[in-house]
Molecule: transfer RNA
Organism: Candidatus Elulimicrobium sp.
C1' cells in the first nucleotide's frame, strides 16, 4: 500500500427494508430476610461519524473514523 470482515445499552449478544430497536448479565430503587446472600416488582440504559437511496434504513451504496484478519 492493496484485499476482506466488523462498529447496537456498562459487559455478551439479537432485530426479512416496516410494531414502541429486543435479551440475559451487570446498576439504581423498592420489597422480602435479625442482617446477608438468593428469590420477586419496577426503572434507567445504545444504532462510530457525515452524506445517498427509499414512502420508510441497525440493516442498501459511497466517504471518514476505529478494531481485528489475509497479502505484499
Nucleotide at each position: 500500500g492493496c484485499c476482506c470482515u466488523c462498529g447496537u445499552a456498562g459487559u455478551u449478544c439479537a432485530a426479512c427494508g416496516g410494531a414502541u430497536a429486543g435479551a440475559a448479565c451487570a446498576a439504581a430503587u423498592c420489597u422480602c430476610u435479625c442482617c446477608u446472600a438468593a428469590g420477586g416488582a419496577u426503572u434507567a440504559a445504545a444504532u462510530a461519524c457525515a452524506g445517498g437511496u427509499u414512502c420508510a434504513a441497525u440493516u442498501c451504496c459511497u466517504g471518514u473514523c476505529g478494531a481485528g484478519g489475509g497479502c505484499a